[in-house]
Context: one part of a larger RNA
RNA sequence: CGUCAUUACUUGAGAGGAGUCUUUCCUAGUACGAGAGGACCGGAAAGAACGAACCUCUGGUGUAUCGGCUGUUCUGCCAAGGGCACUGCCGAGUAGCUAUGUUCGGACCGGAUAACCGCUGAAAGCAUCUAAGCGGGAAGCCGACCUCAAGAUAAGGUAAUUCCUUCGAAUUUAUUCGGAGGGGAAUAUCCUCGAAUAACACGAGGUUGAUAGGCUUCAGGUGUAAGCCCUGUGAGGGGUUAAGCCGAGAAGUACUAAUAUAUUCUUUCAAUCG
Numbered sequence: 001c002g003u004c005a006u007u008a009c010u011u012g013a014g015a016g017g018a019g020u021c022u023u024u025c026c027u028a029g030u031a032c033g034a035g036a037g038g039a040c041c042g043g044a045a046a047g048a049a050c051g052a053a054c055c056u057c058u059g060g061u062g063u064a065u066c067g068g069c070u071g072u073u074c075u076g077c078c079a080a081g082g083g084c085a086c087u088g089c090c091g092a093g094u095a096g097c098u099a100u101g102u103u104c105g106g107a108c109c110g111g112a113u114a115a116c117c118g119c120u121g122a123a124a125g126c127a128u129c130u131a132a133g134c135g136g137g138a139a140g141c142c143g144a145c146c147u148c149a150a151g152a153u154a155a156g157g158u159a160a161u162u163c164c165u166u167c168g169a170a171u172u173u174a175u176u177c178g179g180a181g182g183g184g185a186a187u188a189u190c191c192u193c194g195a196a197u198a199a200c201a202c203g204a205g206g207u208u209g210a211u212a213g214g215c216u217u218c219a220g221g222u223g224u225a226a227g228c229c230c231u232g233u234g235a236g237g238g239g240u241u242a243a244g245c246c247g248a249g250a251a252g253u254a255c256u257a258a259u260a261u262a263u264u265c266u267u268u269c270a271a272u273c274g
Base pairs, nucleotide, nucleotide: 001151005161006160007159008158009157010156014148015147016146017145020048021047022046023045024044025043026042032037050105051104052103053102054101058099059098060097061096065092066091067090068089069088070085071084072083073082074081075080109143110142111141116136117135118134119133163182164181165180166179167178168177169176170175171174183266184265185264186263187262188261189260190206191205192204193203194202211257212256213255214253215252216251217250218249220246221245222244227240228239229238230237231236
């Protein structure tokens, strides 16, 4: 930009993905075979690699969530802390993201076939799967399974919406066309954000509100704060105290911030009813 317009839900022309393999057991030590050995068909289980999703478990990360430790400097000093030293070093670790972790997948089935196996059957009184005709037959082909998909310009389908007033013009005289106003609808800008994201887009919200922050409670992490008291000559230990602190998690709660505004459409066809 196109597809009459907007909103919602869709059809599927077409395109892509997937398609794998192994071992063990049963049938059965059966058929077969002198024995050695050892099946078809059918059924069950386990696994490898690959792929998708996810984070309950096992782990990883988690640059400032908690704790421990050293040097130095600063907060006047003690104590308690801040800064710097690779995140100063070390021990753990929420959310998120992750694999080596968890779950799931390949299937079943249908159609047409290849090599090949057949039925009927002449040319050619026989024979012949083929010449007419009719079957079987593969991990392969076309479907089936998963995803995208109407720019599929043949631009699809279904549903909903399209009101009122006034002015002018036209005519078939109660309708049409055009302008203006009101109302309505939709969308967007803007704003609060997101398990969505390069921009855009997508999604959740904007006071008729739980969208984000804050606050409260909880989960979870760390591991018993500071101060005070008791005890020990002291380094320390004990009690208050499963304490204190806590980024992303859950629920609740309008305390804070979601202020404001613009654009488009209100048409074509048809008209007794649509």
A computed fold for a 274-nucleotide part of an RNA from a Candidatus Moraniibacteriota bacterium, annotated as large-subunit ribosomal RNA, domain VI. Model confidence (mean pLDDT): 82 of 100. Its Rfam family is "Bacterial large subunit ribosomal RNA". Its family is annotated with ribosome and structural constituent of ribosome in the Gene Ontology. Lineage of the source: Bacteria > Bacteria candidate phyla > Candidatus Moraniibacteriota. RNAcentral holds the full RNA, with entries from ENA.